[in-house]
This is a predicted structure of a 111-nucleotide RNA (FMN riboswitch aptamer (RFN element)) from uncultured Ruminococcus sp.

């Protein structure tokens, strides 16, 4: 370099209501590369939003913690006990539908 393949995850029980997996109690979920060590909350990037008319390309914009412990080293591990989370739809939604059988950070393999 060309190809090919993978590449995101959750409301259980209950309350209220004409209706709510959207509201209340309360449960559940963590994409990708990095860092002396293993991370949703550190740094980057990715998505989603959105500028330059449209592609392209390059931008913007982009959530969330603390303490204590163990160690030579941990805002990554154990303990405790917090917080966060694009858009359209709908009884107000991280988790339901949808765009999306789609993209993409990036992993792996051939050649």
């Nucleotide at each position: 370099a060309u190809c090919u393949u993978c590449g995101g995850g959750g409301c259980a029980a209950g309350g209220u209501g004409a209706a709510a997996u959207u509201c209340c109690u309360g449960a559940c979920c963590g994409g990708c590369a990095g860092u002396u060590a293993a991370a949703g909350u550190c740094u980057g990037c990715a998505a989603a939003c959105u500028g330059u008319a449209a592609a392209a390309a390059c931008g913007g914009c982009u959530g969330a913690a603390a303490c204590g412990g163990u160690g030579a080293a941990a805002u990554c591990c154990c303990g405790u006990a917090a917080c966060c989370g694009a858009c359209g739809g709908u009884a107000a939604a991280g988790u339901c539908c949808g765009g999306a059988u789609g993209g993409a950070a990036g992993a792996a393999g051939a050649u």
Its mean pLDDT, the model's own confidence on a scale to 100, is 84. Rfam family: FMN riboswitch aptamer (RFN element). Its family is annotated with FMN binding in the Gene Ontology. Of the family's consensus pairs, 100% are formed in the model. NCBI's taxonomy places the organism under Bacteria, Clostridia, Eubacteriales, Oscillospiraceae, Ruminococcus.